Guanidine-I riboswitch aptamer from Cohnella xylanilytica, 108 nucleotides, folded computationally.
RNA sequence: AUAAGGCUUCCCUAGGGUUCCGCGCGAAGAAGUUCGCGGUCCGGUCCGAGAGGGAACGCGCCGUCCGAUAGGAGCCGGCGUACACGGAGGGACAAAAGCCCGGGAGUA
Numbered sequence: 001a002u003a004a005g006g007c008u009u010c011c012c013u014a015g016g017g018u019u020c021c022g023c024g025c026g027a028a029g030a031a032g033u034u035c036g037c038g039g040u041c042c043g044g045u046c047c048g049a050g051a052g053g054g055a056a057c058g059c060g061c062c063g064u065c066c067g068a069u070a071g072g073a074g075c076c077g078g079c080g081u082a083c084a085c086g087g088a089g090g091g092a093c094a095a096a097a098g099c100c101c102g103g104g105a106g107u108a
Stems, first nucleotide, its partner, number of pairs: 006057001008056005015047002020044002022041001023038006058081006064073003083103001085106001089101003
């Protein structure tokens, strides 16, 4: 410098805040309830990992079938799909985050 390689989707978790629900406090009301404040409320909804877990699909090779060969082809099956330290700052949704910028900047 070039080429190839999934940097796939879903479910869950670590984690995250506070739009809604709930809870707490206060106020109004005869009451049902309404309004305000609170995430320094271990909750529900919600967001959520490249370097966390699981599953599915995709891809590669082999088996299988056809073919004189080159090669071609669907189902099914098997194996593989590695490795991975990482800011600050900014961004979105109501808001925040291990989300996105980002396998970035950097590092060895």